[in-house]
Molecule: transfer RNA
Organism: Akkermansiaceae bacterium
RNA sequence: GCCUCGCUAGCUCAAUGGUAGAGCAACGGACUCUUAAUCCGCAGGUUCCCGGUUCGAGCCCGGGGCGGGGUA
Numbered sequence: 001g002c003c004u005c006g007c008u009a010g011c012u013c014a015a016u017g018g019u020a021g022a023g024c025a026a027c028g029g030a031c032u033c034u035u036a037a038u039c040c041g042c043a044g045g046u047u048c049c050c051g052g053u054u055c056g057a058g059c060c061c062g063g064g065g066c067g068g069g070g071u072a
Stems, first nucleotide, its partner, number of pairs: 001071007010024004018055001027041004048064005
C1' cells in the first nucleotide's frame, strides 16, 4: 500500500430503516453496631467525524480518523 473486521452510557456489549437498551459500575434509600453482601429506586448518550440516500439512519452509500487481523 491493498483486503477485512470493529468504533453505541464510566466499562463490557445489544439494537432486522420506525421511542437508543441490558449487565456491571456510579448515585440515593432499605437492611447492618460499621463495612461487605442482598434488596428497592434513580441518573447517565451529539451512536468516532463530515457528507449523501430516505417521510424517517446507530443501521444503507461515499470520504476521513482511530484500533484489531490478514497479505506483500